[in-house]
RNA sequence: GACCCCUUAGCUCAGCCGGUUAGAGCGCGUGACUGUGAAUCAUGAGGUCGCUGGUUCGAGUCCAGCAGGGGUCG
Numbered sequence: 001g002a003c004c005c006c007u008u009a010g011c012u013c014a015g016c017c018g019g020u021u022a023g024a025g026c027g028c029g030u031g032a033c034u035g036u037g038a039a040u041c042a043u044g045a046g047g048u049c050g051c052u053g054g055u056u057c058g059a060g061u062c063c064a065g066c067a068g069g070g071g072u073c074g
Base pairs, nucleotide, nucleotide: 001073002072003071004070005069006068007067010026011025012024013023019057028044029043030042031041032040050066051065052064053063054062
């Protein structure tokens, strides 16, 4: 330098062929239970979906550029 893959909650990740409210597990807060705690159960908070543009009536999803991470080749 060229090409390929990844980037969604604090962490690990789903999200199908663009559609109406963006999710799960773990973690965290509160409550129940308990002598206390753990475990368990209930409930809650937390996201400008890496950034900037574009396409579209509509974008986490499609396109371009950029950034970060990983890999292959030279």
Transfer RNA from an archaeon, 74 nucleotides, folded computationally. It matches the Rfam family "tRNA". Rfam's curators write: Transfer RNA (tRNA) molecules are approximately 80 nucleotides in length. The RNAcentral record of the sequence draws on ENA. The prediction has a mean pLDDT of 80.